[in-house]
Context: one part of a larger RNA
RNA sequence: GUCAACGACUUACCCUGUGUAGCGAGGUUAAGCCGCGAGGUGUAGCCGUAGCGAAAGCGAGUCUUAAUAGGGCGUUUAGUUACAUGGGGUAGACCCGAAGCCGGGUGAUCUAUCCAUGGCCAGGGUGAAGCGAAGGUAAUACUUCGUGGAGGCCCGAACCACUAUAGGUUGAAAACUGUUUGGAUGAGCUGUGGAUAGGAGUGAAAGGCUAAUCAAACUCGGUGAUAGCUGGUUUUCUCCGAAAUAUAUUUAGGUAUAGCCUCGUAUGUUUACUGACGGAGGUAGAGCACUGAUUGGACUAGGGGUCUCACCAGAUUACCAAACCCAUUCAAACUCCGAAUGCCGUCAAGUUAGAGUACGGGAGUCAGACUGCGGGAGAUAAGUUCCGUGGUCGAGAGGGAAAGAACCCAGACCGCCAGCUAAGGUCCCUAAAUUCAUGCUAAGUGGAAAAGGAGGUGGAACUGCCCAGACAACCAGGAGGUUGGCUUAGAAGCAGCAACCCUUUAAAGAAAGCGUAACAGCUCACUGGUCGAGUGGGGCUGCGCCGAAAAUUCAACGGGGCUUAAGCAUGGUACCGAAGCUGCGGAUCAUAAAAAUCUUCGGAUUUUUAUGAUGGUAGGAGAACAUUGUGGCCGCCUGAGAAGGUACACCGUAAGGAGUGCUGGAGGUUCCACAAGAGCUUAUGUUGAC
Numbered sequence: 001g002u003c004a005a006c007g008a009c010u011u012a013c014c015c016u017g018u019g020u021a022g023c024g025a026g027g028u029u030a031a032g033c034c035g036c037g038a039g040g041u042g043u044a045g046c047c048g049u050a051g052c053g054a055a056a057g058c059g060a061g062u063c064u065u066a067a068u069a070g071g072g073c074g075u076u077u078a079g080u081u082a083c084a085u086g087g088g089g090u091a092g093a094c095c096c097g098a099a100g101c102c103g104g105g106u107g108a109u110c111u112a113u114c115c116a117u118g119g120c121c122a123g124g125g126u127g128a129a130g131c132g133a134a135g136g137u138a139a140u141a142c143u144u145c146g147u148g149g150a151g152g153c154c155c156g157a158a159c160c161a162c163u164a165u166a167g168g169u170u171g172a173a174a175a176c177u178g179u180u181u182g183g184a185u186g187a188g189c190u191g192u193g194g195a196u197a198g199g200a201g202u203g204a205a206a207g208g209c210u211a212a213u214c215a216a217a218c219u220c221g222g223u224g225a226u227a228g229c230u231g232g233u234u235u236u237c238u239c240c241g242a243a244a245u246a247u248a249u250u251u252a253g254g255u256a257u258a259g260c261c262u263c264g265u266a267u268g269u270u271u272a273c274u275g276a277c278g279g280a281g282g283u284a285g286a287g288c289a290c291u292g293a294u295u296g297g298a299c300u301a302g303g304g305g306u307c308u309c310a311c312c313a314g315a316u317u318a319c320c321a322a323a324c325c326c327a328u329u330c331a332a333a334c335u336c337c338g339a340a341u342g343c344c345g346u347c348a349a350g351u352u353a354g355a356g357u358a359c360g361g362g363a364g365u366c367a368g369a370c371u372g373c374g375g376g377a378g379a380u381a382a383g384u385u386c387c388g389u390g391g392u393c394g395a396g397a398g399g400g401a402a403a404g405a406a407c408c409c410a411g412a413c414c415g416c417c418a419g420c421u422a423a424g425g426u427c428c429c430u431a432a433a434u435u436c437a438u439g440c441u442a443a444g445u446g447g448a449a450a451a452g453g454a455g456g457u458g459g460a461a462c463u464g465c466c467c468a469g470a471c472a473a474c475c476a477g478g479a480g481g482u483u484g485g486c487u488u489a490g491a492a493g494c495a496g497c498a499a500c501c502c503u504u505u506a507a508a509g510a511a512a513g514c515g516u517a518a519c520a521g522c523u524c525a526c527u528g529g530u531c532g533a534g535u536g537g538g539g540c541u542g543c544g545c546c547g548a549a550a551a552u553u554c555a556a557c558g559g560g561g562c563u564u565a566a567g568c569a570u571g572g573u574a575c576c577g578a579a580g581c582u583g584c585g586g587a588u589c590a591u592a593a594a595a596a597u598c599u600u601c602g603g604a605u606u607u608u609u610a611u612g613a614u615g616g617u618a619g620g621a622g623a624a625c626a627u628u629g630u631g632g633c634c635g636c637c638u639g640a641g642a643a644g645g646u647a648c649a650c651c652g653u654a655a656g657g658a659g660u661g662c663u664g665g666a667g668g669u670u671c672c673a674c675a676a677g678a679g680c681u682u683a684u685g686u687u688g689a690c
Base pairs, nucleotide, nucleotide: 001690002689003688004687005686006685011091012090013089014088015087016086017085018084019083020082021081022080023079026047027046028045032041033040034039051058052057061073062072063071064070094232095231097229101222102221103220104219105218106217112196113195114194115193116192117191118190119189120188121186123155124154125153126151130147131146132145133144134143135142159183160182161181164179165178166177167176198214200210201209202208235624236623237622238621239620240619245258246257247256248255249254259365260364261362262361263360264359265358266357267356270355272351273350274348275347276346277345278344279343285337286335287334291331292330293329295327296326297325300321302320303319304317305316306315307314308313368393369392370391371390372389373388374387375386376385377384398409399408400407413586414585415584416583418582419581420580424576425575426574427560428559429558433573435572436571437570438569439568440567446562452546453545456543457542458541459540462537463536464535465534473530474529475528476527477526479503480502481501485497486496509524512523513522514521587614588613589612590611591610592609593608594607595606596605597604598603625679627676628675629674630673631672632671635669636668637667644663645662646661647660648659650657651656
C1' cells in the first nucleotide's frame, strides 16, 4: 500500500417544544403491599384550577401612594399523564489525540561520586636530594669527579582517551571503521563486593549522569485529567436554503444577543415593483457672498534702503506690503447657490413573489474573495489595506475569453441522432461568409508601452506667391563713392566698437556664409534671361514610423498562415453557436378546479385536468431502503434442497429487490408493528492476511 473484519451522537435523570394516545377543571400516582407473572392496590405527593405584594396581608384584583389620581403586574379558561421525537442541563456525554499534575512503588548489572579489597603500567631517555673521594678553607663555604636514582619529568607499546579528517548515515554498528592525535608512576587505569534516588541523588559544573529515557527516571494508580485545538464521524431520495455583518467580550481562528436560513401556528396582500402627489436634505457640480488660501495691476497706511537734516521735519525709491478697488484662481473639515439618484409618507391600479408581519421549535454563520462605481490610507503603487453601493464566486455546472473561482453570455429535474438564439464567431486546425458595399493601413501595424522626434500617408478647412510667368533648375549680373569712420602691427563687406548713408541701376546689404596675415578668391540676398503651371506656409484630424535592451530556439496573433486581408473603420445580409428558449416523451412537488370514497362535518385519501416549479455548501424539514433481534406465529417456505457463495442481458426514481443455473447441506422468513451494539474510501485509525 491493497483486501477483510472492527471502528464514533449513547445511557440515566431533570427542563422545554412537537407528534400520538388516555382522561379532562381536572390529570396522575411514588415508595410500599398483594401476585409466579400479567396485573392489582396504594391518593402521601406533584402539576393545573388566582393573582398581587419584600412582607403582614388583601383578593378579580393587588402593589405603589396622602390619594379614590396615575402607573406596574394580573383578571377573558385547558390542563395533565404516558410513549415517541427535536433541543437544553447534569453526568466522560459523538470518537480518538496531548505536553503535563498528584499518590504508591521499582531501579546505581549503564553511568556519577564515594567506601572496602585485589590487579595492571614493554622498552628507552634525563639524572634532583643525599652519600663518597679529590681539591679548597683557620673551620665552614665552595668547586670537580664518582655514586645515587627523585619527578602530577621526557620518548614510546599495552591500557585509557578521542584532536583532525575521510568513510559510514534504509550503517558491519540505535555513535562505528581507517588514518592521525592526547595521557601513559599518576588528580593513573581496572576487577570484585558495597553506599547514595526522583524535587531526590551524584556532578574537577556540560543542566551533565541516574539501565539506548533526564530543565525532574521508570512503573502502576487518580484517569475516560483537560484540549475555545487538529483529524475522523458509516444507506438513499425529495423541498427550502444561508453567513463570513453589528454590539459586547483577558475578546480577536472562541462565545452571547441581533441580522440572514428553515419548520410550525396565526393573519390573509399587510410585502415588493411601477405611477401620481407631498416631504426632509446640502453630496456631484458650481461659486467666491462668509472662512481661509491665491496671481497681476491700481491705490495707499506701515516698514526697509538712499539723500537732506542739530532737533523738528522732509525728499526719493524697477524694495517689502495691510486695508479698499479692478481683473484671475483654489478648498474633506468654505457656501450666495445646488442637482440626478437614494430615503420617508399618502393614494391608486396592475403584476404575484418559496411575498410581508407576529409568536414559537431547530440551525449554521462572526477568516470572505475578485470585479464595476463613490471614497479614505498608500506613491491618484500593489493579486495592498479600510469603508459604502451593485454583481459574480463562495454554495454555480453549461457557452465565450487558447488555457483561467471572482470578466462576458447564461442559472443544469431526466431523456431525444429535433428546431431558434445569447455572448462570441464564420481561410485551415474548428461548427459557420475566402459574404456584400465604401474607405484606410504597408508598419506583419494588426499581434505590448511614454515623454519626445520626423518632407510616412489619407481627409476637411485657412492662407501667401503665380501666364503682367510663380516654385525648382540652368545662363548672366551682383556695381560706384569706398580700403566708409574708429580701433589696430594689419582690419580692405565678413576680429571688435559705433553708425548703416549716397550714387549708377533691371538689380546689387557700408553685406547672410566660406575664405586670406591683410588683400585676393567662392557663394548668398537682390535682378534679368531660358522654361511654362502650379508652388509655399502654419493649424485640425484618421491610420502608420522611430523612441523599444534579458537571460535554455522561434515564445508580446492559441498555431498554420494572412496585405483591394484572414488587419482597421462604417454599414448591410446570411449562417454557426450553450445544459438559455422551443418541440416531443417522462418523474416529483406546489397551487387551483372537477369527480369518487371515507368523515369526528373541521377535513382526509385517490384519480384526472390546468398552471407553475425542481443548481446548491453550512444548515432546517420530509419520505424511504437495508441489517440484527422480538411479537402477531406450534403460522408460512424448506433434503423435490434453507442460509451463505457464484454467474446472469430482469425489476425499481435511489438506497435496493426478485428470478434461474451451479455450489452448499439445515435452516430461513412474507406482511404489520416494535426494539436497536443498525449501514465505513479516509481518523499518519485498530487487528489480521498478502
This is a predicted structure of a 690-nucleotide part of an RNA (large-subunit ribosomal RNA, domain II) from a marine sediment metagenome. The coordinates come from a structure-prediction model, not an experiment, and the mean pLDDT is 85. It matches the Rfam family "Bacterial large subunit ribosomal RNA".